[in-house]
C1' cells in the first nucleotide's frame, strides 16, 4: 500500500541555492506568487502523538498563509440562497499484519 484507533476554527519563519508556477487528486470558487511560486538544505521555532521522565530536560515523528483554504455527498431548517450536523477524501501520530 491495505486496516484499526485519535486528532485535523489553536501555534509557530528567516537565510542560501533554484527560477514559475502553488495551494493532495478531479470540477467549481478564492487566494499567495519575479518585492520570488515550488524544491532542497541550513539555522530558528511551534507543538505535544510516542519514547523518557523529576512529570522537567532530551529523543523519534509531524508541522510553521488563509479552518484539511471553501465547496461538492448526506441529512435537517418547506424549495433556492444560506445555516447548521454529519459522512466521504485527505495529513499527521500510534498500533496492527
Nucleotide at each position: 500500500a491495505a486496516c484499526u484507533u485519535a486528532u485535523c476554527c489553536a501555534g509557530a519563519a528567516a537565510g542560501a541555492c533554484u527560477g514559475a508556477g502553488g495551494g493532495a487528486u478531479c470540477g467549481g470558487g478564492c487566494c499567495c506568487u519575479g518585492a520570488g511560486a515550488u524544491g532542497u538544505c541550513u539555522u530558528g521555532g511551534c507543538a505535544a502523538c510516542c519514547u523518557g521522565g523529576u512529570c522537567a530536560a532530551a529523543g523519534g515523528u509531524g508541522c510553521c498563509a488563509a479552518u484539511u483554504c471553501c465547496c461538492g455527498c448526506u441529512u435537517g431548517g418547506a424549495a433556492a440562497a444560506c445555516c447548521a450536523a454529519g459522512a466521504a477524501a485527505g495529513a499527521u501520530a500510534a498500533g496492527c499484519a

The RNA shown here (SAM riboswitch aptamer (S box leader)) has 97 nucleotides and comes from a Cytophagales bacterium. The organism belongs to Cytophagales, within Bacteria. The model forms 94% of the base pairs in the Rfam consensus. The prediction has a mean pLDDT of 84.